Large-subunit ribosomal RNA, domain III from Passerina amoena, 471 nucleotides, folded computationally.
The coordinates come from a structure-prediction model, not an experiment, and the mean pLDDT is 82.
[in-house]
Context: one part of a larger RNA
RNA sequence: UAGUAGCAAAUAUUCAAACGAGAGCUUUGAAGGCCCAAGUGGAGCAGGGUUCCAUGGGAACAGCAGUUGAACAUGGGUCAGUUGGUCCUAAGCGAUAGGCGAGUGCCGUUCUGAAAGGGCGGGCGAUGGCCUCUGUAGCCCUCAGCUGAUCAAAAGGGAGUUGGGUUCAGAUCCCCAAAUCCGGAGUGGUGGAGACGGGCGCCGCGAGGCGCCCAGUGCGGUGACGCAGCCGAUCCCAGAGAAGCUGGCGGGAGCCCCGGGGUGAGUUCUCUUUCUUUGUGAAGGGCCGGGUGCCCUGGAAUGGGUUCGCCCCGAGAAAGAGGCCCGCGCCUUGGAAAGCAUCACAGUUCUGGUGGCAUCUGAUGAGCUCUCGCUGGCCUGUGAAAAUCCGGGGGAGAGGGUGUAAGUCUCACGCCGGGCCGUACCCAUAUCUGCAGCAGGUCUCCAAGGUGAACAGCCUCUGGCAUGUUG
Numbered sequence: 001u002a003g004u005a006g007c008a009a010a011u012a013u014u015c016a017a018a019c020g021a022g023a024g025c026u027u028u029g030a031a032g033g034c035c036c037a038a039g040u041g042g043a044g045c046a047g048g049g050u051u052c053c054a055u056g057g058g059a060a061c062a063g064c065a066g067u068u069g070a071a072c073a074u075g076g077g078u079c080a081g082u083u084g085g086u087c088c089u090a091a092g093c094g095a096u097a098g099g100c101g102a103g104u105g106c107c108g109u110u111c112u113g114a115a116a117g118g119g120c121g122g123g124c125g126a127u128g129g130c131c132u133c134u135g136u137a138g139c140c141c142u143c144a145g146c147u148g149a150u151c152a153a154a155a156g157g158g159a160g161u162u163g164g165g166u167u168c169a170g171a172u173c174c175c176c177a178a179a180u181c182c183g184g185a186g187u188g189g190u191g192g193a194g195a196c197g198g199g200c201g202c203c204g205c206g207a208g209g210c211g212c213c214c215a216g217u218g219c220g221g222u223g224a225c226g227c228a229g230c231c232g233a234u235c236c237c238a239g240a241g242a243a244g245c246u247g248g249c250g251g252g253a254g255c256c257c258c259g260g261g262g263u264g265a266g267u268u269c270u271c272u273u274u275c276u277u278u279g280u281g282a283a284g285g286g287c288c289g290g291g292u293g294c295c296c297u298g299g300a301a302u303g304g305g306u307u308c309g310c311c312c313c314g315a316g317a318a319a320g321a322g323g324c325c326c327g328c329g330c331c332u333u334g335g336a337a338a339g340c341a342u343c344a345c346a347g348u349u350c351u352g353g354u355g356g357c358a359u360c361u362g363a364u365g366a367g368c369u370c371u372c373g374c375u376g377g378c379c380u381g382u383g384a385a386a387a388u389c390c391g392g393g394g395g396a397g398a399g400g401g402u403g404u405a406a407g408u409c410u411c412a413c414g415c416c417g418g419g420c421c422g423u424a425c426c427c428a429u430a431u432c433u434g435c436a437g438c439a440g441g442u443c444u445c446c447a448a449g450g451u452g453a454a455c456a457g458c459c460u461c462u463g464g465c466a467u468g469u470u471g
Base pairs, nucleotide, nucleotide: 013031014030015029016028017027018026033465034464035463041446042445043444044443047426048425052076053075054074055073056072061069062068081180082179083422084421085420087157088156092151098107099106100105118143119142121141122140123139124138126136127135128134129133161178162177163176164175165174181418182417183416184415189413190412191411192409193408197214198213199212200211201210202209203208217398218227219226220225231397235393236392237391239389240388244378245377246376247375248374249373250372251371252370253369254368255367256365258362259361260360261278262277264275265274266273283333284332285331286330287329288327289326290325291324292323294322296320297319303313304312305311339359342356343355344354345353346351379383432441433440448460449459450458451457
């Protein structure tokens, strides 16, 4: 000491118009600026919980204002077998047995436990179904090690979906198109595989037919291994799931860069160039590329092959000829019909509106990011588990008698089903937390050009913003 203290962190605003009672602050346009891909950009986790979107008005709130708002009011908005949860185990939590305690409890988690309620097959006696065959529960026989109930990850493990279109606000969820996984199927819905073989006798010129007796749970390749399938239980043994950190090198993709064609835009007195755009999903097939501690032939010193580095070889090198694995690359079915660029046209409006044309061709790399591999270094620091899937060994068994076939099948096609919950929006110098629109705090992904060693700093494009509670 009252229109006083103050409304001072991060460069900056200006002009015109619109709507409006009213404009420094709203919206649109123009100009000038800032962030500069480790962003003031585009998306998510946790958390919030309707803040999202539209319409409305301007009481309160938004520390000036307001035609504005994350405020207020009224409506609207989140669509899934495939994206997550749901399943599995982890550190850990925590029942039971047992122990302890005055105690409603505590310890304990394999420890002082009669800790299995299941399975293939067979038998018995019931019961249901068009009683031919089969389902359901009961009893008996038979078989069974596990290590401890349960819970615990929306970043660990865990089958399977992509492209385009569409809303004021939702989309890998709706629509269009093309896929795919798992489960189910009694009279099993169709085809195929199994699976049409051999011997003897008789008849017949022959083709073949008849009768009897037997095989047959698939084939090929020297081999690695291959082919559409190609019976099989309890049990046993492997593998995948399933791995650290840090170097070096290589393949592939996206982006960047360079040269020509098109297309539209800009500049143009002269010069001649600058900018934009120029494509293909998942799932199959082929090619090509990469890897290989796989095979066969071969038989090496005058050692050879080979890498950026290394490394390999009579326990089999070079050379030649093959097998397998991976691929997100290219071509192809999808598929040009869609998309995108551009030009023209129709329609009062609504319109996946209609039509034309283009979507072509090369080159380069210690480039950046991601990904797939190969090869080193380090550590007594050796870098999870389970669900689940799959291979092999075994051979209990099953089915029919040579056929009009049977059990069986991880083959091809067809049929049915896939529940419940989350899904809007913010994710931060204004939607979280710090009493707030607080310079604090808070986990990730994407990442263009120039300069440069550089994700540094500085400048710029795409995108964004209004100087951070007024002038």

Rfam family: Eukaryotic large subunit ribosomal RNA. For this family Rfam cites "Crystal structure of the ribosome at 5.5 A resolution" (Yusupov et al., Science, 2001).